Predicted 3D model of a 72-nucleotide RNA (transfer RNA) from an Acidimicrobiales bacterium.
Its mean pLDDT, the model's own confidence on a scale to 100, is 81.

[in-house]
RNA sequence: GCUGCCGUCGUUCAAUGGAUAGGACUCCACCCUCCGAAGGUGGCGAUCGGGUUUCGAGUACCCGCGGCGGCA
Numbered sequence: 001g002c003u004g005c006c007g008u009c010g011u012u013c014a015a016u017g018g019a020u021a022g023g024a025c026u027c028c029a030c031c032c033u034c035c036g037a038a039g040g041u042g043g044c045g046a047u048c049g050g051g052u053u054u055c056g057a058g059u060a061c062c063c064g065c066g067g068c069g070g071c072a
Base pairs, nucleotide, nucleotide: 001071002070003069004068005067006066007065010025011024012023013022018055027043028042029041030040031039048064049063050062051061052060
């Protein structure tokens, strides 16, 4: 330099182009306890960036950025 795949809460995974983007773990608060752990209830928290298509984009298309691999 060419090329393939991937990028979603702190982490790990979901989400027929259409519900307020959902779950598990973590974290926080409360309940429980003499205090903790465990358990229970609730809460916080994300679509890599820009553009295009569409009534509607996390999803399709284009250009970038980043990660991993292959070729040279």